The RNA shown here (Guanidine-I riboswitch aptamer) has 129 nucleotides and comes from Paenibacillus sp. UNC496MF. The coordinates come from a structure-prediction model, not an experiment, and the mean pLDDT is 77.
Formats: sequence, structure tokens, C1' cells
RNA sequence: CGAUAGGCUGUCUAGGGUUCCGUGACCGUUCGCGGUCAGUCUGGUCCAAGAGGCGGCGUAUGGCGCUCCGUCCCGCAAGGCGCGGCCCGGCGGACCCAUAUAACACGGAAGGACAAAAGCCUGGGAGAU
Repeated sequence: CGAUAGGCUGUCUAGGGUUCCGUGACCGUUCGCGGUCAGUCUGGUCCAAGAGGCGGCGUAUGGCGCUCCGUCCCGCAAGGCGCGGCCCGGCGGACCCAUAUAACACGGAAGGACAAAAGCCUGGGAGAU
């Protein structure tokens, strides 16, 4: 310097804040409720991990078959697509099944989005070893 399925995604969790719901305080009230403030309010909605969990897809490897397709083969025709045959066999692809998808991973600051914040994005970044 280059290469690489350290792929993509669903769901959950550590965690996160405060748009909405709820809760609390204060005020008003026609007693139905309304307004302001509070996330140093347990919670619900919501966001959420490269270095977290569980799946799905994809990918890789191997395999199976009275399966399918193409091609190798034979004949015809033509110079252009092709047509017919194809017992057996080879190669490739599809379908199906199984296995794997690992190992390692210390990590700022500043910035960004949504209401806002974060282990989200930046970012297996800058750095460190």
C1' cells in the first nucleotide's frame, strides 16, 4: 500500500434523556378540569450498543437426488436466431439439507440528529499497545 461478507436486519438489554402519557409541587377552578415548574420524578411511549444477548436474511464450505435448467456429445440446417435427439457420463447453476459466520478489540476531546440525551452517528475514527 492492497485484498477481505470484521455483511445487512428484527427483537431485547446495559444505558439514555424528557416530545407525549403518567406522577409530584404550586396556582386557578364552573370541581369536569386547566396553567406553570420539576427527569436530583420510580415508571409507560421513545432512542439504544464495533468492542452486549437471542434470532432471520445473506455469504462460505460440504453433501444429497428417479428433480429442473444450461453446456460438453450426435444429426439437420444455416452463416442468423436455431431445430431434433440425448442410454450413460462430465462440468456449471437452481432447488433442498447440514455446518460455520470465528478469534481479538484499551480508546479521548470536539461535533451531529431527533423534544432531548446516550455505550446512537462521527467511529474497529484520532490516539494507545
The model forms 96% of the base pairs in the Rfam consensus. The RNAcentral record of the sequence draws on Rfam.